[in-house]
RNA sequence: CGGAGCGUAGCGCAGCCUGGUAGCGCAUCUGCUUUGGGAGCAGGGGGUCGGAGGUUCAAAUCCUCUCGCUCCGA
Repeated sequence: CGGAGCGUAGCGCAGCCUGGUAGCGCAUCUGCUUUGGGAGCAGGGGGUCGGAGGUUCAAAUCCUCUCGCUCCGA
């Protein structure tokens, strides 16, 4: 320098192809249960979808630029 993959909640990930309410597990908080803890059950909170711009009634999703990490090639 060229190419590819990844980036979404505290952690691990799905959703992207085919635009239409942002989800799952773990963790965390509250309650029930227990002498207490753990386990179990019920419920709640937590997100500028790496960043910027564009298209659109509507963008995590499509387009452009850019940042970080990993891999391949030179």